Predicted 3D model of a 477-nucleotide part of an RNA (small-subunit ribosomal RNA, 3' major domain) from a metagenome.
[in-house]
Context: one part of a larger RNA
RNA sequence: UGACGGGGGCCCGCACAAGCGGUGGAUUAUGUGGUUUAAUUCGAAGCAACGCGAAGAACCUUACCUGGGUUUGAAAUCUGGAGAACCUGCCCGAAGAGGCGGGGUGCCUUUAUUGGAAUUCCAAGACAGGUGCUGCAUGGCCGUCGUCAGCUCGUGUCGUGAGAUGUUGGGUUAAGUCUCGCAACGAGCGCAACCCCUAUUGUUAGUUGCCAGCAUUAAGUUGGGCACUCUAAUGAGACUGCCUGGGCUAACCAGGAGGAAGGUGGGGACGACGUCAGGUCCUCAUGGCCCUUAUACCCAGGGCUACACACGUAAUACAAUGGCCGGUACAGCGGGAAGCGAACCUGUGAGGGGGAGCUAAUCUCUAAAAACCGGUCUCAGUCCGGAUUGGAGUCUGCAACUCGACUCCAUGAAGUUGGAAUCGCUAGUAAUCGUGGAUCAGCACGCCACGGUGAAUACGUUCCCGGGCCUUGUACA
Repeated sequence: UGACGGGGGCCCGCACAAGCGGUGGAUUAUGUGGUUUAAUUCGAAGCAACGCGAAGAACCUUACCUGGGUUUGAAAUCUGGAGAACCUGCCCGAAGAGGCGGGGUGCCUUUAUUGGAAUUCCAAGACAGGUGCUGCAUGGCCGUCGUCAGCUCGUGUCGUGAGAUGUUGGGUUAAGUCUCGCAACGAGCGCAACCCCUAUUGUUAGUUGCCAGCAUUAAGUUGGGCACUCUAAUGAGACUGCCUGGGCUAACCAGGAGGAAGGUGGGGACGACGUCAGGUCCUCAUGGCCCUUAUACCCAGGGCUACACACGUAAUACAAUGGCCGGUACAGCGGGAAGCGAACCUGUGAGGGGGAGCUAAUCUCUAAAAACCGGUCUCAGUCCGGAUUGGAGUCUGCAACUCGACUCCAUGAAGUUGGAAUCGCUAGUAAUCGUGGAUCAGCACGCCACGGUGAAUACGUUCCCGGGCCUUGUACA
């Protein structure tokens, strides 16, 4: 100087408390461990691994296994030789490969022989190739402490020196934020602000959007209009600016006015010096090591989907604030040309037929659901719950056996609110309801986003956890 303390002081955080809803019990989905297996490819391991890499394993993917093959190789550069390129038939085979043929001659040059470019095949080797090892050789990127308020430097001063001071102290703040003081005076990286979305409004603009008044229609459908909504560009607006009180006449704090919004308005992006030899050599790049008729490459089939069990994360429930039936209303974000696909017809349904319109504020996906109104069920393993299984189908796709999703009929398991323990959340939040998107031929209970309905509680900081500052002890560095 740090680090640590079941030392002290001050302060903060859904850290506790106060509340609401869960997890832990059931079934299923998914990931992991374990076990099994020819293989069940590899990585991730307290928080910070475990619906994680994987925004989507039937083939492919695929790295694994079994079997069949290739050896200058699937792709790259160079040398020599041959043939234009290219198109196509047959045999064999599980396929890749292999074998036998057929058609076909271009472009630029030229002494009319050739030479060259592109491209294919053959040969030889230089080389290729490696998702092989090392993340403890690395770059890059990321997680984490933590959006915590810290981390440093120059000059000066103090100390023999390591170092100190500044950065400590009184107040204050979300903040090393600001202020006052001070052997310090300044500065940098962080904080804040500048950026984006959202809340109010002006101007400009008015189609594909909108409709107050006028006419018209089944319908903003059409005429007309651009007021209003909205769209999207540019402005305004919030700054403790004003008032009162407190405070040191400060910083700032409490209250008030005005205002759509008030003290960082709400949310996002943004992550200091560093820590964890944190993670990744399987995104990529890369040193070293290793393989080179194999640890490379091609292909078929299988596996990654196994199942006594254990754990994590979710979905669905156990019901009456509910289930079922009928009626009826209101979103927002997005996607769409090898695409979205309307009306209409058909099927109990998944779906099929159909093909209008749409390069999309025009057409379409698109029905929002919970809610509301009416009816029924009356507390039961039930008209709750839907696992499992049998049968019959639909769709995608060369192909759904291993191993897809969905539909219909039948079946109708566990489950009556969950031990010890444990998680999330402070407001348009939790809870609850549906919707869209990426990936994607198909496949979503996951992920990312969107809106609808919409709470309870916070006395307080003694305690648990994590963190910041000062101080103290130390046989630790």

It matches the Rfam family "Bacterial small subunit ribosomal RNA". The RNAcentral record of the full RNA draws on SILVA.